[in-house]
RNA sequence: GCCUCUUUAGCUCAGCUGGCAGAGCGGUUCACUCGUAAUGAACAGGCCGGGGGUUCGAAUCCCCCAGGAGGCU
Numbered sequence: 001g002c003c004u005c006u007u008u009a010g011c012u013c014a015g016c017u018g019g020c021a022g023a024g025c026g027g028u029u030c031a032c033u034c035g036u037a038a039u040g041a042a043c044a045g046g047c048c049g050g051g052g053g054u055u056c057g058a059a060u061c062c063c064c065c066a067g068g069a070g071g072c073u
Base pairs, nucleotide, nucleotide: 001072002071003070004069005068006067007066010025011024012023013022019056027043028042029041030040031039049065050064051063052062053061
């Protein structure tokens, strides 16, 4: 220098062909218990890496940039 994959909640990741942003773990509160753990219930937490474009509508499609991983020379 070139190619491929990847970037979504604190962490690990879903989200298939464009139409409401989700799960598990973790956090907070409550219940249960003599108490703790476990268990159950509820809640909080994201402008989907950044910018631009296409579209009635973009996490999703296209372009550029940045971070990460791998490969080739």
Background
Transfer RNA from a Bacteroidales bacterium, 73 nucleotides, folded computationally. RNAcentral holds the sequence, with entries from ENA. It matches the Rfam family "tRNA". About the family: Transfer RNA (tRNA) molecules are approximately 80 nucleotides in length. The same sequence occurs in records of 2 taxa.